[in-house]
Transfer RNA from Elusimicrobia bacterium RIFOXYA2_FULL_47_53, 74 nucleotides, folded computationally. It matches the Rfam family "tRNA". It is annotated as a transfer RNA. The sequence was found in a public genome assembly.
Order: sequence, then structure tokens, then C1' cells
RNA sequence: GCCGCCAUCGUCUAGGGGUUUAGGACAUCGCCCUCUCAAGGCGGAGAUCGGGGGUUCAAAUCCCCCUGGCGGCG
Repeated sequence: GCCGCCAUCGUCUAGGGGUUUAGGACAUCGCCCUCUCAAGGCGGAGAUCGGGGGUUCAAAUCCCCCUGGCGGCG
């Protein structure tokens, strides 16, 4: 330099155009339980989806560019 893949709550992830207010697990916070802690039960908060542009009535989702990461080729 060329090619490919990836980027979504603190972390790991689901979701592949409308159906939900972007769902789940862990973590975190509150309450219950307990003499206390852990475990368990119930509930809360937390992501406008890496940035910009385009297509569309409608984009996390499709296309282009950029940024970052990983891999392959030279």
C1' cells in the first nucleotide's frame, strides 16, 4: 500500500428497514429476607447504536468517506 472483518448501557452481547420506550446477562443502587454477610426474591437507574454525509415516508440496521481495533496479502 491492497483486501476482509469489527465498533450498541461500566463490561459482554441481542437486534440485518417500521412491530418496544433499543432487549438480555454480569456489575451498580434501593427494598425484602438474615443477628450480620453471602446467596435468593422484588424493583430502579444506565446506550439517540464510533464521527460525518447519502438513500428512504422511515436507518442501530442499506451505501460512501473518516477514525480506531483485529486479521490476511505484498
Model confidence (mean pLDDT): 81 of 100.